[in-house]
Molecule: c-di-GMP-I-GGC riboswitch aptamer
Organism: Desulfobacteraceae bacterium
């Protein structure tokens, strides 16, 4: 450092509920656990979706890429 986690201590949490913020997609809290090896951050490039609809704004990092930081393990 690659690589994996069937080793260890964790950790993060889908739908779905209930509260709440917003025209919406959705976002935040609590319960919940479908999965996750970065399901840890960035909206940078592709892609869905939202609103206006003249332009254009906005959301999704658990759609794919990319960056970028880290626990464990560690050939070379």
């Nucleotide at each position: 450092u690659a690589u994996g986690u069937c080793a260890a201590c964790g950790c993060c949490a889908a739908a779905c509920c209930u509260g709440u913020c917003g025209u919406g997609a959705g976002g935040c809290a609590g319960g919940g656990a479908c999965g996750g090896a970065a399901a840890g951050c960035c909206a940078c490039g592709g892609g869905u979706u939202u609103c206006u609809a003249u332009g254009g704004a906005a959301a999704c990092a658990g759609c794919c890429g990319g960056g970028u930081u880290g626990c464990c393990u560690g050939a070379g």